[in-house]
């Protein structure tokens, strides 16, 4: 030069679950209080594996602390362009 793996920006796309009920001026937003309900921010937890043992060890599984539960926002993960360092080929 070029390809990949790490991050980080733009741009598209992106699931699920009550616009629960009372209060408080009240349709929505806020607040408290009460339950149901979802897993794809993010968090915690676990297998083969490896080890004498301990440690290590994954996640679209699993738990629901957080956060979500009409639109907005966000949103794991694909896709495209484009950067940043390091490394592999």
């Nucleotide at each position: 030069a070029u390809c990949g793996u790490u991050u980080c920006c733009g741009u598209g796309g992106g699931a699920g679950a009550g616009a629960g009920u009372c209060c408080g001026a009240u349709c929505a937003c806020c607040g408290g209080a009460c339950c149901g309900c979802c897993g794809a921010a993010g968090g915690c937890g676990c297998a083969a594996c490896u080890c004498a043992c301990c440690c290590g060890c994954a996640a679209u599984c699993g738990c629901u602390c957080a956060g979500g539960u009409a639109a907005a926002a966000g949103g794991a993960c694909c896709a495209c362009g484009g950067a940043a360092u390091a490394u592999g080929g």
Model confidence (mean pLDDT): 76 of 100. Predicted 3D model of an 89-nucleotide RNA (Glycine riboswitch aptamer) from a Hydrogenophilales bacterium. Rfam family: Glycine riboswitch aptamer. Rfam describes the family as follows. This family represents the bacterial glycine riboswitch. It was read from a public genome assembly, where an Rfam model found it. The organism belongs to Hydrogenophilales, within Bacteria.